[in-house]
Formats: sequence, C1' cells, structure tokens
RNA sequence: GCGGGGGGCCGGGCGGCCGCGGGGCGCGAGCCCCGAGGAAAGUCCGGACUCCACGAAGCGACGGUGCCGGGUAACGCCCGGGCGGCGACCGGUUCUCCGGGAAGCCGACGGAAAGCGCCACAGAGAACAGACCGCCGGGGGUCCGCCCCCGGCAAGGGUGAAACGGUGGGGCAAGAGCCCACCGGGAGGGCGGCAACGUCCUCCGCACGGCAAGCCCCACCGGGAGCAAUGCCAAAUAGGGACCGCGAUGGGGGCUUCGCCCGGCGGUCCGGGUUGGCAGCUCGAGGGCCGCGGCGACGCGCGCUCCAGAGGAAUGGUCGCCACCGGGGCCUCGGCUCCGGCACAGAAUCCGGCUUACAGGCCCCCCGCACGC
Repeated sequence: GCGGGGGGCCGGGCGGCCGCGGGGCGCGAGCCCCGAGGAAAGUCCGGACUCCACGAAGCGACGGUGCCGGGUAACGCCCGGGCGGCGACCGGUUCUCCGGGAAGCCGACGGAAAGCGCCACAGAGAACAGACCGCCGGGGGUCCGCCCCCGGCAAGGGUGAAACGGUGGGGCAAGAGCCCACCGGGAGGGCGGCAACGUCCUCCGCACGGCAAGCCCCACCGGGAGCAAUGCCAAAUAGGGACCGCGAUGGGGGCUUCGCCCGGCGGUCCGGGUUGGCAGCUCGAGGGCCGCGGCGACGCGCGCUCCAGAGGAAUGGUCGCCACCGGGGCCUCGGCUCCGGCACAGAAUCCGGCUUACAGGCCCCCCGCACGC
C1' cells in the first nucleotide's frame, strides 16, 4: 500500500426566564439539593422479595435444558477449549477439481449396532434395493441403418436432498474391494489431555444410508401466583337474596274468623357499598477508581461515592450563544451571513441476561499478500 475481519464508547454543551415531581431548612415570603436510558422497549429467560400449598426421601407423569471445562445468587447468559461448516489466501493440477487454511463468523453440537415410525416429487430402484440408457460374450434375423433372444456386469450416463464407501492403478470378454496404494470407516491397544477430543500402532476389504425440530432413550433442572404480591389504618357494610346449622311450637307482629305469612343467633356464597392514606419503595448480588490473582468470564482487597422514587403517574416549555451536518449568498480566499436539520425512545418493586430499535460521530485491535528499511 492492497485486501479480509473484530471490539469498545459517545449519542449534544453552556446560560437566562417560566413551570413540574421528591427531599431539607424557614413563622412566612422564599432559599438550597436531587430528578430517565443504552436500550427505561419486547416481557423472552434467570433470580431477590411476598403470599398460598406442602412431613422427608424415592419413583412416576408433565415441562425445560443438552459437545467439554469453568464463571455466577442463578440462567436457555458469559468466558475458554474441542469438533464440524464457511473463509481471504497458498500449493498441486490445470479450466474447475483436489489438498491445506490466518484473523474471524456460524452451529437445537447428547444418543440412529435399544425399539417403533417416516424418507415427498422425480426415478428402473429409497434400505437387508435396483437395471431405464449403457458395456461385454454367445446365438439368430436383416431392407446393412440396425433389431430380437439367452446370459454376464454395474464402470459411465440419467433421477434425486440422499443410490449400499471415494480417488488412482492393476486385472477382466466387459466389470466389480476381485486385488493393491492413499483417503474414509470399524475393532483392539498405547500415549497426551480434568474432559470434549487428538495422535500413533496393529488387525479387518468394509459390515452400521438419512431424519431424534416424529415418538423414544439417557443425564441434569423445575411446587403455584405475582408489588394491582403482601401488611396496617381510615372509610363503607343502606336495603337485599340463596343455602346450612342452632334455638323453638312458647312469646311477638300483620291480615277479616278458620288459618296463613313474617321475625332471633351463627356460618358460607351471591349481589350491593367503599376504592382514600401509610408501609412494601429503593443502600443494592449498587456505581466508580486503584492494587493483586486468573489466558478470560470473574474473584479478592482498599479507601471513595449516594445516583428519580411518582403513583393516573414529575423529568417540560421558551430564548440566546457554541459545536456537528446539508444548502444558498457575499468575498481583499481567510472568513462573514442566511435558511434548514440533529436518531431510537421514555422509569413504575428491584436486580442479572438475551433480543429488538437507533440520525450522526469517535477510538482501538487482529490476520493475509506485496514492497521498502
């Protein structure tokens, strides 16, 4: 220099005037302090906290998670590693294939020799398969283009997401793990690693197609509801209805006699009424600086700091100056001036994550190739 990648941060600043929510001071007028976000969002995971249910343990059902190790209060999150795919580029071969592969990105990445089930369309054949075109041998026919019959084969073509190992060579009538080398695969063993896994040796011509995001198997985790939780105070409980229990056959009330109806206490439910205040409510797995340990996520220590707590719900409006971006004009090329723009969004019990939205801007790092010193 060219090319390929990754991470972090900011997301307007200052001031005047008028307001709003909370706290403090003051007899009062008033004064002082604090007042949205990186996502406050979606409410998708994990917790704290509160109430309800429940002897414990085991087993089962249901739901969730799923390579290995670590971090954490916990997680489906994060970090590190393994394996697979992609990958600039490099090498071989040479015209599109093979091998390697940085930084980095992606992976519902346990089990398919426990069992069941499924594999559309196309295709001859889709799981203990198959012969359409084709190749080869023999026989026959012929209008010499070829056609028919009997065998052998599965290399090449074709179908497909997938065709019962791949490439090359030998071999053969043509072929085929039929034989051989390499790659792949399986079994046994050694070594390295906590492990996932890697690597080496020996043996086996190859037996075990794919799907578990269909059922299933294995391991681990899991009570339910949510701050409109929950507790307290105040207010309200007028007039009622249904059912059950107790008491009672007495007494009372209403109606015209006979006689009928209503009434007490307690409980459950329905319906009605009340829907004000306080607590929970913000000091917390809190934030930031430094040091130490760790590759890292993170942990430990030290001193510093207090950073919205409303509750139909404040965090706003306006003006001026500056900064940034776009455009126009003037111009003694350095400035002056005018107009416009400046994202996504907005706390509601509180934390840890994930995901999604975002005008514009800043900073840092890694790798490959080429050249120079």
This is a predicted structure of a 373-nucleotide RNA (Bacterial RNase P class A) from Jannaschia sp. W003.
Lineage of the source: Bacteria > Pseudomonadota > Rhodobacterales > Roseobacteraceae > Jannaschia.